The RNA shown here (Lysine riboswitch aptamer) has 175 nucleotides and comes from bacterium 1XD42-54.
Its mean pLDDT, the model's own confidence on a scale to 100, is 78.
Of the family's consensus pairs, 98% are formed in the model.
Rfam family: Lysine riboswitch aptamer. Its family is annotated with lysine biosynthetic process in the Gene Ontology.

RNA sequence: GAGAGUGAUAGAGGUUGCGUGAUUCAACAGUAAACAGCAGGAUGUGUCCGGGCACAGGCGAAUGCUGUCGAAAGGGGAGAACGCCGAAAGGAGCAGUUCCGGUGGCUGUUUUCUUGGGCAUGUGGUGAAGAAUCACAUGACUGUCAUCGCAUCGCGAUGGAGGGCUAUCUGAAGA
Numbered sequence: 001g002a003g004a005g006u007g008a009u010a011g012a013g014g015u016u017g018c019g020u021g022a023u024u025c026a027a028c029a030g031u032a033a034a035c036a037g038c039a040g041g042a043u044g045u046g047u048c049c050g051g052g053c054a055c056a057g058g059c060g061a062a063u064g065c066u067g068u069c070g071a072a073a074g075g076g077g078a079g080a081a082c083g084c085c086g087a088a089a090g091g092a093g094c095a096g097u098u099c100c101g102g103u104g105g106c107u108g109u110u111u112u113c114u115u116g117g118g119c120a121u122g123u124g125g126u127g128a129a130g131a132a133u134c135a136c137a138u139g140a141c142u143g144u145c146a147u148c149g150c151a152u153c154g155c156g157a158u159g160g161a162g163g164g165c166u167a168u169c170u171g172a173a174g175a
Base pairs, nucleotide, nucleotide: 007169008168009167010166011165014085017084018083019082020081023078024077025076034068035067036066037065038064039063043056044055045054046053048102049101050100051099088115089114090113091111092110093109094108095107096106097105116142117141119139120138121137122136123135124134125133126132144160145159146158147157148156149155150154
């Protein structure tokens, strides 16, 4: 000592980047539950299926119809506040929860499994849902890097991924 491995710090993508407690609005819904009447006539409830246990039930179960009364949760929109830039989301594993088992839901945790970002369309799942969200596929847009071209301070084409990119510092090997 060009430079570059490693490490650290600070930033950018967008004002429709990501996430979160509270507020408010619509919807859930004239639904569920409760009560009354009629029909019905032995099962029903404790998430779903099976088992067990407990409770209710001829002082009338399930179910159907009519009437009275009449919610809530999950999910969503809006502005505002806060935390951030694998922000976060999904997949998979493990643990807890429910009497037991299976499945599912919820919570926590691990992950060198996937995704740069938002949007639109289609299919499927969740959902009350024309909301939203999740997965896959397609499409253009957008940010970034590389290669090539134009010949400019930017434009175009192709391709890749956030373990990335930019800036500064550190500074191994070492011409």